[in-house]
RNA sequence: CAAGCAGGCCAGGCGAUCGCGGGCAGCUUUUCCCACGGGGAAAACUGUCCGAGGAAAGUCCGAGCUCCACAGAGCACGGUGCUGGGUAACACCCAGGCGGGGCGACCCGAUGGACAGUGCCACAGAAACAGACCGCCGUUAGCGGUAAGGGUGAAAAGGUGAGGUAAGAGCUCACCAGCGGCCCGGGUGACCGGUCCGGCUAGGCAAACCCCGCCGGGAGCAAGGCCAAGCAGAGGGCGUGGCGUGGGAGGGGAGACUCUCCCGCGCCAGGGGCUGCUCGUCUCAAGCCCUCGGGUAGGCUGCUGGAGGCGGCGGGUAACCGUCGCCCUAGAUAGAUGAUCGCCGCCCUCAAUCGGCUCUCAGCCGGGAGGGAACAGAACUCGGCUUAUCGGCCUGCUUGAGCA
Numbered sequence: 001c002a003a004g005c006a007g008g009c010c011a012g013g014c015g016a017u018c019g020c021g022g023g024c025a026g027c028u029u030u031u032c033c034c035a036c037g038g039g040g041a042a043a044a045c046u047g048u049c050c051g052a053g054g055a056a057a058g059u060c061c062g063a064g065c066u067c068c069a070c071a072g073a074g075c076a077c078g079g080u081g082c083u084g085g086g087u088a089a090c091a092c093c094c095a096g097g098c099g100g101g102g103c104g105a106c107c108c109g110a111u112g113g114a115c116a117g118u119g120c121c122a123c124a125g126a127a128a129c130a131g132a133c134c135g136c137c138g139u140u141a142g143c144g145g146u147a148a149g150g151g152u153g154a155a156a157a158g159g160u161g162a163g164g165u166a167a168g169a170g171c172u173c174a175c176c177a178g179c180g181g182c183c184c185g186g187g188u189g190a191c192c193g194g195u196c197c198g199g200c201u202a203g204g205c206a207a208a209c210c211c212c213g214c215c216g217g218g219a220g221c222a223a224g225g226c227c228a229a230g231c232a233g234a235g236g237g238c239g240u241g242g243c244g245u246g247g248g249a250g251g252g253g254a255g256a257c258u259c260u261c262c263c264g265c266g267c268c269a270g271g272g273g274c275u276g277c278u279c280g281u282c283u284c285a286a287g288c289c290c291u292c293g294g295g296u297a298g299g300c301u302g303c304u305g306g307a308g309g310c311g312g313c314g315g316g317u318a319a320c321c322g323u324c325g326c327c328c329u330a331g332a333u334a335g336a337u338g339a340u341c342g343c344c345g346c347c348c349u350c351a352a353u354c355g356g357c358u359c360u361c362a363g364c365c366g367g368g369a370g371g372g373a374a375c376a377g378a379a380c381u382c383g384g385c386u387u388a389u390c391g392g393c394c395u396g397c398u399u400g401a402g403c404a
Stems, first nucleotide, its partner, number of pairs: 001400010012344007020051007028043006053375001057386002060384005065220004077216005082096005097111001098109004112211002117209002119205003133150002135146004158176006177201001179198003183194004224301004233292006240269013270284005308327008346372005353367005
């Protein structure tokens, strides 16, 4: 220098004008309560401070928190699956084993069980688990033996050699590969290495059912708690009285007559509305008021300081843990965190640009012009995973080339 591998970081900066959400302070207005001293709430304005992310996203896992349910055990269902460690917990993280890929740095793997049982293995092929199509052999025209050779396939029953046989075959033997078992050594363990023995050795799939081990109550901040208009409900109270007259019903009385209730009309006085007052007018059984419980709209709370962040030291290979110091910075509720302009910075292109360096080419430096700047936005809070993302920076490592 080129090509890569792993990890970490940033996510334009400054200024001006206008605008939005929240906290605090001041002032003004409105309103509520009151023991009249005061206290509370809301709105506007002014000042000051603060105001999205590395993923706030998908809502896929795991928790906190809240409510409901719950003797104990089991079944079903769901999840998970090498070993050791970390953690509040996890399907996450770290370290290791095994298998696979890469020359390598490094990467990928739900990675227990296929002699418990069931199922599946496209097409091709005779046969995909027990099978004879061609070939070979025997006998014979029926068939039997044979997995050595051919052929099919992703996959066809260990490989090479010798013996053996009618022909063959782990049928037998030697070596090699693989599997299983006893033992020895190493490791906490997964597992690794080795001696001996065995049978030769009948495939693959369990993110197919299943078996085995382990784990698992349900719903979610629209959880939950408090206050509480209006309407409806329950209980209670208030809500015209006097006089005259006419009519009706009922009762008492032997009768004259009298009592109670209802309806109408007139006068007087009164209540209420129009309207703060007077007059006028309308109206008076239509409603009005108080209390109570549940509770809708609405409001308050939960609501942001937490398994929090940064730094030092110590332990640990690491994930992580302990300790000390410092710091804290959104809480909206139809949802604020924005818009415009200027300067600077970053990236790309320019034979449709200029100057300089350079012997030339290639290239470099500076200016100019044009273009670009992503993915995306809190909504109870954390730990992870996954997905999206213009461009740039840093650290360590690998392979190759060149120079000193």